[in-house]
Context: one part of a larger RNA
RNA sequence: UCCCUCUUAAGGAACUCGGCAAAUUGGCCCCGUAACUUUGGGAUAAGGGGUGCCCUGGCUGGUGAUGCGGCUUGCCCGUUGAGCUGGUUGGGGCCGCAGCGAAUAGGCCCAACCGACUGUUUAACACAAACACAGGUCUCUGCCAAGCCGUAAGGCGAUGUAUAGGGGCUGACGCCUGCCCGGUGCUGGAACGUUAAGAGGAGAGCUCAGGAUUUUUAUCCGAAGGCUUGAAUCGAAGCGCCAGUAAACGGCGGCCGUAACUAUAACGGUCCUAAGGUAGCGAAAUUCCUUGUCGGGUAAGUUCCGACCUGCACGAAUGGCGUAACGAGUUGGGCACUGUCUCAAGAGGGAUCUCG
Numbered sequence: 001u002c003c004c005u006c007u008u009a010a011g012g013a014a015c016u017c018g019g020c021a022a023a024u025u026g027g028c029c030c031c032g033u034a035a036c037u038u039u040g041g042g043a044u045a046a047g048g049g050g051u052g053c054c055c056u057g058g059c060u061g062g063u064g065a066u067g068c069g070g071c072u073u074g075c076c077c078g079u080u081g082a083g084c085u086g087g088u089u090g091g092g093g094c095c096g097c098a099g100c101g102a103a104u105a106g107g108c109c110c111a112a113c114c115g116a117c118u119g120u121u122u123a124a125c126a127c128a129a130a131c132a133c134a135g136g137u138c139u140c141u142g143c144c145a146a147g148c149c150g151u152a153a154g155g156c157g158a159u160g161u162a163u164a165g166g167g168g169c170u171g172a173c174g175c176c177u178g179c180c181c182g183g184u185g186c187u188g189g190a191a192c193g194u195u196a197a198g199a200g201g202a203g204a205g206c207u208c209a210g211g212a213u214u215u216u217u218a219u220c221c222g223a224a225g226g227c228u229u230g231a232a233u234c235g236a237a238g239c240g241c242c243a244g245u246a247a248a249c250g251g252c253g254g255c256c257g258u259a260a261c262u263a264u265a266a267c268g269g270u271c272c273u274a275a276g277g278u279a280g281c282g283a284a285a286u287u288c289c290u291u292g293u294c295g296g297g298u299a300a301g302u303u304c305c306g307a308c309c310u311g312c313a314c315g316a317a318u319g320g321c322g323u324a325a326c327g328a329g330u331u332g333g334g335c336a337c338u339g340u341c342u343c344a345a346g347a348g349g350g351a352u353c354u355c356g
Stems, first nucleotide, its partner, number of pairs: 001351008010342002014340001019337001027051005036041001038172001052094012067079004071074001095099001107335007114327002119131002135170007147156003173322004178252003183249002185245005192240003198234002203229005210221004253271005280314001281311001292308005
């Protein structure tokens, strides 16, 4: 000097990113207990008091000695109630700093955010606000179901049958969930356009019997057949097209002017769009400017709480806003308590160091 286990005057979070760590609290009995609430809860809320031992009463249990009475003489019945023992409630007394005398055994409150809750998770850096969840909703599936595994046979689904099964999204509960179908997707439609293989075979080319011309080493014409090519026409789904559909993927404007102070703009004009963000919330787990502005709390507050709305860039099942209860969640404040600190000191154990 370090580690471990403890103690500490006065102060009491001044420490620190942050009360991290430590301390406080702690059992049982009695009294008492707020907001809020889904009436269950919150709640051991909070906050108080008691707690040992000895003597002596009352009440009330358990056991039942002994005595007495009875007869049917029994290991009988009735009655009595000693002693021992438990609970409870009085009175008196004793000791210590301290009586759940050791050990084991909640610190508490207020406010906000997120997630309803119990649960689950990254074996070995993350336990959470992430996942799940009951509930909600959309969609597919009529049974040899859809979906999934398998080349197949076959199997799961299910020895189930739409109050069933699969998939997607949301995530208790309460109040709600606005507008847009132009794009993409899905569903429906089938008149028209387009469209494959295939059917079809107009026509064309090559070959060639033969023929023609003749300046016969050539040129031209060319039936049938064979080979090659091939137009019109017919031809499904799909696509185009027409509709529907957003708890499908998604989207939800700009500029200018206007009121008898000023400011602002209920109002008007104009451009664009499929439609221009409704309710609710809002400097937010979202706000850049920003430590926005005002209020609260502090002597002093980039955090926190309540408002405002100028929402860079909230917003309604990629759910919106609330919400009792719950949380080893996140944030701010307070009481209690403390070696976290002012500021360090001491005790015990171990290591470091020396020798062997």
Record summary
A computed fold for a 356-nucleotide part of an RNA from a biogas fermenter metagenome, annotated as large-subunit ribosomal RNA, domain IV. RNAcentral holds the full RNA, with entries from SILVA. Rfam family: Bacterial large subunit ribosomal RNA. Rfam links the family to the GO terms structural constituent of ribosome and ribosome.